Predicted 3D model of a 107-nucleotide RNA (SAM riboswitch aptamer (S box leader)) from Heliobacterium mobile. It was read from a public genome assembly, where an Rfam model found it. Of the family's consensus pairs, 97% are formed in the model.
RNA sequence: UUCUUAUCAAGAGUCGGCGGAGGGACUGGCCCGAUGAAGCCCGGCAACCAGCAAGCUUAUGCUUGUAUGGUGCCAAUUCCUGCAGGGGAAACCCUGAAAGAUAAGAC
Numbered sequence: 001u002u003c004u005u006a007u008c009a010a011g012a013g014u015c016g017g018c019g020g021a022g023g024g025a026c027u028g029g030c031c032c033g034a035u036g037a038a039g040c041c042c043g044g045c046a047a048c049c050a051g052c053a054a055g056c057u058u059a060u061g062c063u064u065g066u067a068u069g070g071u072g073c074c075a076a077u078u079c080c081u082g083c084a085g086g087g088g089a090a091a092c093c094c095u096g097a098a099a100g101a102u103a104a105g106a107c
Stems, first nucleotide, its partner, number of pairs: 002106007013042001016041003022032003026082001028080002043074003048070003051066006078099001083096005
């Protein structure tokens, strides 16, 4: 990098420190930002994988809990949208893909 599977409407600092102008993947929008962006540290959330504990089980399996380790995440539904279908006079609404993100696994 590619493929497979699962998840993506909840949650996490409305004045923590350093830092200084950008950021929200991409398109078009619409937003956030000097009442300070990115990034780093601290803090927090969650519980995908491993660990640990308990229960069940034929089972190296399942469930629940925990949060020790490995990730991840902490404006807005994955901010909306991009393709297809449906509803509607329209504005707009609904559903499914695609794309993207994360985890685990495979080559």
Taxonomically the source falls in Heliobacterium (Bacteria, Bacillati, Bacillota, Clostridia).